[in-house]
RNA sequence: GCACCCGUAGUUCAACGGAUAGAACACAAGCCUCCGAAGCCUGUGAUCCAAGUUCGAUUCUUGGCGGGUGCACCA
Repeated sequence: GCACCCGUAGUUCAACGGAUAGAACACAAGCCUCCGAAGCCUGUGAUCCAAGUUCGAUUCUUGGCGGGUGCACCA
């Protein structure tokens, strides 16, 4: 350089183009306990960026950014 894949809570993953973007773990508060842990309950928190298509985009298209894999080049 070329091709392909990926990008969503702190982490790991969901979500036919349509409902308030959901779950687990983690975190915080409360209950419980002599104190913790465990358990129960409540809460905080996210779609990489910019355009386009659409009545409607996490999803489709284009460009950019970042990551990964393969190939090529590497005198």

Predicted 3D model of a 75-nucleotide RNA (transfer RNA) from a Patescibacteria group bacterium. Taxonomically the source falls in Bacteria candidate phyla (Bacteria). Model confidence (mean pLDDT): 81 of 100. The RNAcentral record of the sequence draws on ENA. It matches the Rfam family "tRNA". It is annotated as a transfer RNA.